[in-house]
């Protein structure tokens, strides 16, 4: 001296769903409590093919069928949390730049 996956920071983009109703309080706004109705892309949770064992068929193995375990994932599912006019804020993910790190060479 190459500089991967990953992590962090900054900038840009970034969806969905009630301007819900009632009461309290307040100048108003924000707010509190209750009642339903909704969304999925903070976070969180769940699982499939694999794979292992047993039985049957089969000379054995593979394959097939049935049964029983085990592991893992999502933008799938759940809706705990979060969110549901505009604005603000948040937002998985994407791009760019930098920092870290040090797989590989």
């Nucleotide at each position: 001296a190459u500089g991967a996956u990953g992590a962090u920071u900054a900038c840009a983009g970034g969806a969905g769903a009630g301007c819900a109703c009632a009461a309290c309080g307040g100048c108003a706004a924000u707010g509190u409590u209750g009642u339903c109705a909704c969304c999925g892309a903070a976070g969180g949770a769940g699982c499939a093919a694999a794979u292992c064992c047993c039985a049957a068929a089969a000379a054995a193995a593979c394959c097939u069928u049935g049964g029983g375990g085990u592991a893992u994932a999502a933008a799938c599912u759940c809706u705990c949390a979060g969110g549901u006019a505009a604005a603000a804020g948040g937002a998985a993910c994407u791009g760019u730049a930098a920092u870290u790190g040090g797989a590989c060479g």
Glycine riboswitch aptamer from Halalkalibacter suaedae, 105 nucleotides, folded computationally. The source organism's lineage runs through Bacteria, Bacillati, Bacillota, Caryophanales and Halalkalibacter. Model confidence (mean pLDDT): 80 of 100.